[in-house]
Context: one part of a larger RNA
């Protein structure tokens, strides 16, 4: 000097930041991820238009399916991890990347199905079975492709298995269309970018020797396998090797880092808020989908919990936002909007968004402001002291003259929208900030400590009692150390105390 505090007495305003440090315990309600009718059959409510009131048109819409894209982001949390988890610095002649950006060529031509509906049925219920019809940017063939892969052979060029061009044989392989048919926009194959990512290595950061030996896929090799891809990563064989006081194995601990506190620095502590990487998602395991996951609100399996049942079976997973129970010294509202930044889907209106904006609540914390200001002495009154003369509170206060921040009352009222939308119109904050008027000193001080260290003394009560102590140490009848008053220091809407770190 600091804090993510806590607790005591105490409390007037704003800004701005900031809040479960324990039980990664268990959770009731609601929200937190859609989105597209310009893929696609379609159409029950609604709406238009029409009606003979039964109906039918229509596609403004659109529930529910089919299909794309998203859901791997964003949000949370620190359990586990001492590890290439992280930080740095390199490498990949071993790699992958939807969407975007750019360049080259393409977009030909078939076919059977399926949901959803209809019709049956089974079950309490989640949730199914069975017929039957039908669509597509869904799914299946064919064709075409100098490009891609493998193969041989050659020229160039280079730092090594690379790059470039030629060629000679093989391998397998494309598309999807929509759109008032017009502006687009869309699919397919291939280069190159660009994001992101995977992978490998050097270095660098905790404790412990009362852990000294460790190790059989272990270490290397060869042949296979399997990855986007290297590699005992898997596998078969061979070899027997590797690691280790420069501390290996083993035990406790602990997300890592930018930074953050302290300190003249060296250093030491610590890693909340913000940002970067990582790992986690009721425990353990897995592995489907997919450009991406072994996937927080997706699946299968076991577990322990918990809910519903018609006992046959079934649902669940707040270390998302807010909220409830526990646990604590202890940490908030089941609030408002997508306006405004961002983000996902769409051509676009727009939807969706507890990312984010913003309001609430806590002096938690740092800044700002204020609680009035000048004048006023006979030095009032009270209070305490007192040598009883008087001092002291103390210009204080009373009165006089003013001022009006801040709160209050009333009026007015924004920027944030340079966005969005053809135009009308579009702001949660919010009737806030801000300004203008109004009234009146009117509504606003505590808290700690005065024995030395340490800035500030007296009186009384107690009397080794009762109490104080941060260290000396104070109290046993004259206590500036205890309680109380007066009066004094120090700080200030805050003071102290306890903690922990320097």
């Nucleotide at each position: 000097g600091a804090c993510g505090a806590a607790c005591g007495c105490u409390g007037g305003c704003g800004g701005c930041g900031u809040g479960c440090u324990u039980a990664a315990c268990a959770c009731a309600u609601g929200c937190a991820a859609g989105u597209c009718g310009a893929g696609c059959g379609g159409u029950a409510a609604g709406g238009c238009c029409u009606u003979u009131c039964g109906g039918g048109g229509u596609a403004c819409a659109c529930g529910a399916g089919c299909g794309g894209c998203g859901a791997a982001c964003g949000g949370g949390u620190g359990a586990g991890u001492a590890a290439c988890a992280c930080g740095u610095g390199g490498g990949u002649g071993a790699c992958c990347u939807g969407c975007c950006c750019u360049c080259c060529a393409c977009u030909c031509u078939g076919g059977g199905a399926u949901a959803a509906g209809c019709c049956u049925u089974g079950g309490a219920a989640a949730c199914g079975g069975g017929g039957u019809c039908u669509a597509a940017u869904a799914c299946c063939g064919g064709a075409u492709a100098u490009g891609a892969c493998c193969u041989g052979c050659u020229c160039c060029u280079g730092c090594a298995u690379g790059g470039g061009g030629g060629u000679u044989g093989g391998u397998g392989g494309a598309a999807a269309g929509c759109g008032u048919u017009u502006a687009g926009u869309g699919g397919u194959g291939g280069g190159g970018g660009a994001u992101g990512g995977a992978c490998c290595c050097g270095c660098g950061g905790c404790c412990u020797a009362u852990c000294a030996g460790c190790u059989u896929g272990u270490u290397g090799g060869u042949g296979g396998g399997g990855u986007a891809a290297u590699g005992g990563c898997c596998u078969a064989c061979c070899a027997a090797g590797g690691c280790g006081a420069c501390g290996a194995c083993g035990g406790g601990u602990a997300g890592c880092c930018g930074g953050c506190c302290u300190g003249a620095g060296a250093g030491g502590g610590c890693g909340a808020c913000c940002g970067g990487c990582c790992a986690c998602a009721c425990u353990g395991g897995g592995a489907c989908u997919g450009a991406g996951a072994c996937a927080c609100g997706g699946c299968c399996c076991a577990g322990a919990c918990u809910c519903c049942u018609a006992c046959g079976g079934g649902a669940g997973g707040c270390a998302g936002c807010a909220g409830c129970g526990g646990g604590g010294a202890a940490u908030a509202u089941u609030g408002c909007a997508c306006a405004a930044u961002g983000g996902g889907c769409g051509g676009a209106a727009g939807c969706c968004u507890g990312a984010u904006g913003c309001a609430g609540c806590g002096a938690c914390g740092c800044c700002g402001c204020g609680u009035g200001a000048g004048g006023g002495a006979u030095g009032a009154c009270g209070g305490c002291c007192u040598u009883c003369g008087g001092g002291u509170u103390g210009u204080a206060a009373a009165c006089c003259u003013c001022u009006u921040u801040c709160a209050c009352c009333u009026g007015u009222g924004a920027c944030g929208a340079a966005g969005c939308g053809g135009a009308a119109g579009u702001g949660a904050c919010g009737g806030u900030a801000g300004c203008a008027g109004g009234a009146g000193a009117a509504g606003a001080a505590g808290c700690a400590c005065c024995g030395g260290c340490c800035a500030a003394c007296u009186a009384c009560g107690u009397g080794c009692c009762a109490g104080c102590a941060g260290c000396c140490g104070c109290g046993g009848u004259a206590a500036u150390a205890c309680g109380u008053a007066g009066g004094g220091u120090g700080c200030a809407a805050g003071c102290g105390u306890u903690g922990u770190c320097c």
A computed fold for a 502-nucleotide part of an RNA from an uncultured bacterium, annotated as small-subunit ribosomal RNA, 5' domain. Model confidence (mean pLDDT): 86 of 100.